[in-house]
RNA sequence: AGAGUUUGAUCAUGGCUCAGAACGAACGCUGGCGGCAGGCCUAACACAUGCAAGUCGAACGCCCUAGCAAUAGGGAGUGGCAGACGGGUGAGUAACACGUGGGAACCUUCCCUAUAGUACGGAAUAGCCCAGGGAAACUUGGAGUAAUACCGUAUACGCCCGAGAGGGGAAAGAUUUAUCGCUAUAGGAUGGGCCCGCGUCGGAUUAGCUAGUUGGUGAGGUAAUGGCUCACCAAGGCAACGAUCCGUAGCUGGUUUGAGAGAAUGACCAGCCACACUGGGACUGAGACACGGCCCAGACUCCUACGGGAGGCAGCAGUGGGGAAUCUUGGACAAUGGGCGCAAGCCUGAUCCAGCCAUGCCGCGUGAGUGAUGAAGGCCUUAGGGUUGUAAAGCUCUUUUGGCGGGGACGAUAAUGACGGUACCCGCAGAAUAAGUCCCGGCUAACUUCGUGCCAGCAGCCGCGGUAAUACGAAGGGGACUAGCGUUGUUCGGAAUCACUGGGCGUAAAGCGCACGUAGGCGGAUUUGUAAGUCAGGGGUGAAAUCCCGGGGCUCAACCUCGGAACUGCCUCUGAUACUGCGGAUCUCGAGUCCGAUAGAGGUGGGUGGAAUUCCUAGUGUAGAGGUGAAAUUCGUAGAUAUUAGGAAGAACACCGGUGGCGAAGGCGGCCCACUGGAUCGGUACUGACGCUGAGGUGCGAAAGCGUGGGUAGCAAACAGGAUUAGAUACCCUGGUAGUCCACGCCCUAAACGAUGCAAACUUGGUGUAGGCAGUUCAGUCUGUCUGUGCCGGAGCUAACGCGUUAAGUUUGCCGCCUGGGGAGUACGGUCGCAAGGCUGAAACUCAAAGGAAUUGACGGGGGCCCGCACAAGCGGUGGAGCAUGUGGUUUAAUUCGACGCAACGCGAAGAACCUUACCUGGGCUCGAACGGCUUCGGACAAUCCGUGGAAACAUGGACUUCCCACAAGGGACUGGAGUCGAGGUGCUGCAUGGCUGUCGUCAGCUCGUGUCGUGAGAUGUUGGGUUAAGUCCCGCAACGAGCGCAACCCUUGUCCUGUGUUGCCACCCCGCAAGGGAGCACUCUCAGGAGACCGCCAGCGAUAAGUUGGAGGAAGGUGGGGAUGACGUCAAGUCCUCAUGGCCUUUAUGUCCAGGGCUACACACGUGCUACAAUGGACGGUACAAAGCGCUGCAAACCCGCGAGGGGGAGCCAAUCGCAAAAAACCGUUCUCAGUUCGGAUCGCAGGCUGCAACUCGCCUGCGUGAAGCUGGAAUCGCUAGUAAUGGCGUAUCAGAAUGAUGCCGUGAAUACGUUCCCGGGCCUUGUACACACCGCCCGUCACAUCACGAAAGUGGAUUGCACUAGAAGUCCGCAGGCUAACCCGCAAGGGAGGCAGCGGCCCAAGGUGUGAUUCAUGAUUGGGGUGAAGUCGUAACAAGGUAGCCGUA
Repeated sequence: AGAGUUUGAUCAUGGCUCAGAACGAACGCUGGCGGCAGGCCUAACACAUGCAAGUCGAACGCCCUAGCAAUAGGGAGUGGCAGACGGGUGAGUAACACGUGGGAACCUUCCCUAUAGUACGGAAUAGCCCAGGGAAACUUGGAGUAAUACCGUAUACGCCCGAGAGGGGAAAGAUUUAUCGCUAUAGGAUGGGCCCGCGUCGGAUUAGCUAGUUGGUGAGGUAAUGGCUCACCAAGGCAACGAUCCGUAGCUGGUUUGAGAGAAUGACCAGCCACACUGGGACUGAGACACGGCCCAGACUCCUACGGGAGGCAGCAGUGGGGAAUCUUGGACAAUGGGCGCAAGCCUGAUCCAGCCAUGCCGCGUGAGUGAUGAAGGCCUUAGGGUUGUAAAGCUCUUUUGGCGGGGACGAUAAUGACGGUACCCGCAGAAUAAGUCCCGGCUAACUUCGUGCCAGCAGCCGCGGUAAUACGAAGGGGACUAGCGUUGUUCGGAAUCACUGGGCGUAAAGCGCACGUAGGCGGAUUUGUAAGUCAGGGGUGAAAUCCCGGGGCUCAACCUCGGAACUGCCUCUGAUACUGCGGAUCUCGAGUCCGAUAGAGGUGGGUGGAAUUCCUAGUGUAGAGGUGAAAUUCGUAGAUAUUAGGAAGAACACCGGUGGCGAAGGCGGCCCACUGGAUCGGUACUGACGCUGAGGUGCGAAAGCGUGGGUAGCAAACAGGAUUAGAUACCCUGGUAGUCCACGCCCUAAACGAUGCAAACUUGGUGUAGGCAGUUCAGUCUGUCUGUGCCGGAGCUAACGCGUUAAGUUUGCCGCCUGGGGAGUACGGUCGCAAGGCUGAAACUCAAAGGAAUUGACGGGGGCCCGCACAAGCGGUGGAGCAUGUGGUUUAAUUCGACGCAACGCGAAGAACCUUACCUGGGCUCGAACGGCUUCGGACAAUCCGUGGAAACAUGGACUUCCCACAAGGGACUGGAGUCGAGGUGCUGCAUGGCUGUCGUCAGCUCGUGUCGUGAGAUGUUGGGUUAAGUCCCGCAACGAGCGCAACCCUUGUCCUGUGUUGCCACCCCGCAAGGGAGCACUCUCAGGAGACCGCCAGCGAUAAGUUGGAGGAAGGUGGGGAUGACGUCAAGUCCUCAUGGCCUUUAUGUCCAGGGCUACACACGUGCUACAAUGGACGGUACAAAGCGCUGCAAACCCGCGAGGGGGAGCCAAUCGCAAAAAACCGUUCUCAGUUCGGAUCGCAGGCUGCAACUCGCCUGCGUGAAGCUGGAAUCGCUAGUAAUGGCGUAUCAGAAUGAUGCCGUGAAUACGUUCCCGGGCCUUGUACACACCGCCCGUCACAUCACGAAAGUGGAUUGCACUAGAAGUCCGCAGGCUAACCCGCAAGGGAGGCAGCGGCCCAAGGUGUGAUUCAUGAUUGGGGUGAAGUCGUAACAAGGUAGCCGUA
């Protein structure tokens, strides 16, 4: 510090996810030791048991025990102090509760300092005793008693009240004689109470709240201020800087994270607060409204004799429960601290220790060295080896930890040690007691084999798994961490993804439809004062701990400890005055006023004009009109349409008219008048900052829509009809109502758009246009300037597109808005509206994307240019018939397999009777039909011959027979049996592959290097202007070059030349009757080698180029004709059955051998062909002219036989020599005469021939006979542009035989092409795109099914809360005076008074009750839409002009 994920790729936007750190954790697997820490986050749920607050005899009396006593010990009480601390918890609390800093009207036991005092009396009472009640708890009465308990009096420096005079008010003693106490006052210290500034969560779908409420006066009350309380008076107080209400929450120091700012958090430790079963209340006291005190009410639990009582673990342990989850009913007061006490001491679950738990942090160990045959085993393997791996074993050593034995602390300063015989130290034995967990596709370090086969499973995101899975499971190996490791959860980080630091808003989410304006925010120039902000310095505070730095102590570390720094804050004092604020004064440039001009569809009202449409009347006139892609509905003989004239009505204003004008926006268009708003220019007279923005608010606001009343020509939702269509609730047509128009009132939304808030300033230019002003010119010229409105472009900005003085540039001020997609602008609530609906505006759930710009392709029922037998123009076919052949289908035991649009279908197959053959049936073989290696036994085996069974294969029997080397043993060759490692497979996968092939396409394309442009994908080059068959060439150009293709080079053919002349040729010459021979090589021909054609020449066109048109010459002219030659790539195209090959499968069978059958089937469908339908013909006869091939397992002549197929025969020929071999159409002649024929030949019968082991299934040919369909072929469709089509024959490969197929050859030999609109295919450029598996694409909605969350709903059940009424325990306070009453007062006394107690009454008030609201939660028959699901149904709305451009608002 980043990374993965949207795309074919790219940039940017944007979400999701990961790597880090942390934890009071939990779960899974595992687990040696020690130190230090931590340990109910859930039920503030309920609690058994024990303990957690007592102490004092130096306050007091009494009782008991021991003792003779002195005295000592103990007990229950009175009294004092302490139980307000310590300990727990976080329910409540959004508050002066907390934090921080201040303040004044207070109290403070114990403690400290100081001053003064401590005198004299009195009356009770508990305990105890007696007598009762009660189950108990407890309690009643009587007698009697002490005090540091209680009361009075005295005294009063100081104290309190009071203006003063004056008045009021204290004490306690004990004792060991030294102290401890007590009272009053003042001060201090400590602790506490109160007040204030600032800070302190979310919600506005909570906007108004408040009657003791706010203030005053007076009184009461309190320790003290105060509506704290009361009476009266006033009507205030709080709130958009968020009151009230709702939800949530103890606050802080700190903790976690982070670079920081922040964010989250508030366990442990520390400070504060609150609470103590729930609610209320007071008492005592210095202090409480009191955790282990009291009273009352309530719920719960327990005891009970049923009358009544008792209790409160959120103290320490512990129990149940809840929960994913959190410990021992331990030891000790030794230390620290607390209470009481003079003290000894007692108490102390505070505390100190121990126990449990890997819960965390830290430390240590599980051994070290050596050890190669690189052992064995495992795993992999290309079978060679590699790896585990110096790892192990072995050898040598060590002993941390643990074990055993011995010694033995600090903590304690004189005694006292729970911890503890602990830490630590020494000795002994022995490698001995001690390693796991997760991961290995990318992110992310780490790879192979097997199993599985979209199954089982994995997964944090992307995603793996459908037979070769580094992603599942296992193993081997590897990586990471390590007594732990992983998972889950939570927090921060990464996330600049709420942006203060530090983001955005034209198109990605995001500018309110527009204006006016309130609060608020911000604000021109000069000067002066002030000092609030600001800055500097000082002071106070910012608890300790923590963090950081430097030391120190435990062997180190964690941990502990000392010092420093820091705690970014608040308060205060002093100073500074630039800037901001505030006060004063001044100014004119911002803003406004005034004067003079100007332009304009700016607004409102009234009037008025012509054209057109429609209607009405009348005339002319006659059969159609209208409408459409084509039609029909419709109108018209009752006279339409057309045309002429007249009239009526409503609505809108052609031309001018213009990216012209005006307005804030919506919007505004004939002309005239009236009223009226704003703008601009010029003058520079006046005011003197009066300004900008603008949350709420107010007004305006297209169309549609609503209400009332008018109006209605045209147009036209709904509706009707006609068409179209599979359907057509649409598009098209004919009609047609609301509406559109007017007046008034609502609605308030639009893709209300420049998708761009308003205002101001600054920053290069060019060129139009509208309005004004100034200067200038001969001019209708030119120049300058201000305001508006456009285009192009610089810098700059931007993701890019683009913007660019009218900014999306550079800055400032203010407002609005955004934070992934869907759900959803939906639900609920509120508010506005007559309604429709508007505004405000979520969540559950779900996805990993959604979206922007640009790029390359592909595609378009987009465009442009161009080409091709692509169309057109022609010729001949196919599709109809019969047959041949292939395919589908069907059939079958099998009909082997493959090929499926073009680019499968006379294709693999250049040739299935057996074989082939892969298929079926049946019969055999199992080291096998063929091949290699090894072991072992045997032998010659084999071959040949003879048998038996059999369909054969095969099984079985017999005969014959012995190779080479060697002395032998033995070895070699060959071979049989047994065994083994390999075999064999036309079995599967062409979607694991190689090779080969098809196709686009012989189309003109496909790329690269360097450079340049672009953030980039990419572009440029390769585009453009010409030209070409061609990316062929030329020119231009940020490109310059190059490669694979094109062309050429190659073969063949066409002309000529040279050479060669046998087997070829024969013109001349000779011989010969002829055939032929000689001679010759001229010609033809053959084989070689050359020449020739290049737009080279001329002319036109063209840029003078490339080239093109025409011409000359030439055998040939613009690539002369034909062939071979097939770029980068596409189609997971075809082939595992040519071959090769990975993997899988099979091994007495899916191998192999054999016989027979099948591949040849046949209701049918299709493709490719042949033959025909006839007279351009058939038949018969006669007569010509080829080329290219092939031949020894061959071609075969002559001759003979046969009607013929063919047979006999065998000359010749290894072939320019011989043969196949007859070319046929053509031509000549004869005949047939338009008919199912003298056309056509299918089918069938008979008789033959040939090949072959064998023609039954299932060959070919011949002869005779038979003589089917068919008379030119529907929709549709194919080939061909010249020696081509058409037509005629000939040959060859395969092959024993078997072509209508395939492949070659020659003969005869046409027609047509205006042209590129259209169909098909292709190339280039361009455009749109939501496509990229690329239009056979993508994608929308209803319906059906399943499932999930949510809304509505008659209601139902809770929770919280407001108001009203009722109720009124305990208790404070007030009152009453009937009852009772020791201290004090009066009184001789009786008695009275003060005071007190119980009682009664009153105010207040908790629980409770009733009624009525509000909020919220749960649930609810049914219902509504939404999300998600596999290949369901119906259509095809959108994306291309998406086939009716799309979209927004409305009905």

This is a predicted structure of a 1451-nucleotide RNA (small-subunit ribosomal RNA) from an uncultured bacterium. Its mean pLDDT, the model's own confidence on a scale to 100, is 85. RNAcentral holds the sequence, with entries from ENA.